[in-house]
Molecule: transfer RNA
Organism: Castor canadensis
């Protein structure tokens, strides 16, 4: 240089053929405990990597761009 894969709350990942985004973990509040840890309840935190096109409506399509991995 070429291919191909992946970019989605702090981390590690979903989301089946478009319809205002979820779980684990962490984290704050409470409730248990004599305190802690676990449990249990309830909560905040994601304009979904930029940037366009289609679309009434896009996390998915395209293009760039950053990483991974193969090749050379």
């Nucleotide at each position: 240089g070429g291919c191909a894969g992946u970019g989605u709350g702090g981390c590690u990942c979903a989301a089946g053929u478009g319809g205002u985004a979820g779980a684990g973990c962490a984290c704050a509040u409470g409730c248990c405990u004599a305190g802690c840890a676990a449990g249990c309840a309830u909560g905040a935190g994601g304009c979904c990597c930029u940037g366009a096109c289609u679309u009434c409506a896009a996390a998915c399509c395209c293009a760039g761009u950053a990483c991974u991995g193969c090749c050379a």